[in-house]
Context: one part of a larger RNA
């Protein structure tokens, strides 16, 4: 390198969009580039192979044949690929009418809780733990009631739920906006699939500037525990947690399972929506979401119409463990660092 692989053994890119490229529906037509056939030229010699011969044999040498699987030109063939023109509708998209949902962005509103504040009642404890102590409290705490304030999160509903490309998304309401699905089958007529680079998005933590700061809480302080305790437990507590704008670009970014298409007479249950038929339910179809088992697959666990089955196209990735996701270089970043990514040596 090939073969072979990528749920769990090494291996699916975090996700999408899309350029080049690769691949691509049905019928017909043109050309004849690929492809196939014929002919001509060329493909030096030596080498290789076969046959024969010469040195006593062999190596070696000589002669002959074959071969040189290629290239060029030319004449044809036209199934397939390609190409030209035309046609089609089943792939794809659009339109119309509906349905659905924590999809997104921005604004408004709400109640419970928490915190500290003011006032009132009221008096000696409160708090915390395995037990305590630090802590708070006669400068009146804790508790109870009233009032106003602040920030953050939205109990129940709530799930084997739903939506989203992924990250993710949950109080109510309104505006704007994206999507999926169903039906009519109306329109376009292959406009498709994948996608190296590119571009966009991308939890948490972290960074910059300016706000905000209730709760919780790295760091830190104190109290305990302990042989020690730089911890687990307790009392405090700053960054941060929240908002706006700009960066960062990583996660067990997981279904540890790339995207798309076709196939398999699967069965069963549940949830949700939909229009049509029927109209009393049932049944059937479509899309999504689950569970169970069959064929098949698998080293097994298991997967099983949402495949890890049978096939096809395209992309990504793997090739013993460690050294190492390190060094060096480069690109990006304010930094933290990220991306790319070895070798010596060693077992």
């Nucleotide at each position: 390198c090939u073969g072979g692989g990528u749920u769990u053994a090494a291996a699916g890119g975090g996700u999408g969009u899309g350029u080049a490229g690769g691949c691509g529906g049905a019928c017909u037509u043109u050309u004849a580039a690929g492809u196939c056939a014929g002919u001509g030229g060329u493909g030096a010699a030596a080498u290789c192979u076969c046959c024969g011969g010469g040195c006593u044999c062999a190596a070696c040498c000589c002669g002959g044949a074959a071969a040189c699987u290629g290239c060029c030109a030319u004449u044809g063939a036209u199934a397939c690929u390609a190409u030209u023109g035309g046609u089609c509708u089943u792939g794809a998209a659009u339109a119309u009418u509906g349905u659905u949902g924590a999809g997104g962005u921005a604004g408004g509103c709400g109640g419970a809780a928490u915190a500290g504040g003011u006032c009132a009642u009221g008096u000696a404890g409160c708090g915390g733990u395995g037990a305590a102590a630090u802590g708070c409290a006669u400068a009146g705490a804790u508790a109870u009631g009233a009032c106003a304030u602040a920030g953050a999160a939205c109990a129940c509903c709530g799930a084997u739920u739903g939506c989203g490309a992924a990250g993710g998304c949950a109080g109510c309401u309104c505006a704007c906006u994206a999507a999926a699905c169903a039906a009519u089958u109306a329109u376009u007529g292959a406009c498709g699939c994948u996608g190296a680079g590119g571009c966009a998005c991308g939890a948490a933590a972290g960074c910059g500037u300016g706000g905000g700061g209730a709760u919780c809480a790295a760091a830190c302080a104190g109290g305990a525990u302990u042989a020690g305790a730089u911890a687990c437990c307790c009392u405090g507590g700053u960054a941060g947690u929240c908002c706006a704008c700009g960066c960062c670009c990583u996660a067990a970014a997981c279904g540890a399972u790339g995207a798309u298409u076709a196939c398999u007479c699967g069965a069963c249950a549940u949830u949700g929506g939909c229009g049509a038929u029927a109209c009393a339910c049932u049944g059937a179809u479509c899309a999504g979401u689950g569970u169970c088992u069959a064929a098949g697959c698998g080293a097994a666990a298991g997967c099983a119409u949402u495949a890890a089955g049978u096939a096809a196209u395209c992309c990504a990735c793997c090739u013993g463990g460690g050294a190492a996701g390190u060094a060096c270089g480069u690109u990006c970043g304010c930094a933290a660092g990220a991306a790319u990514g070895a070798a010596a040596c060693u077992c």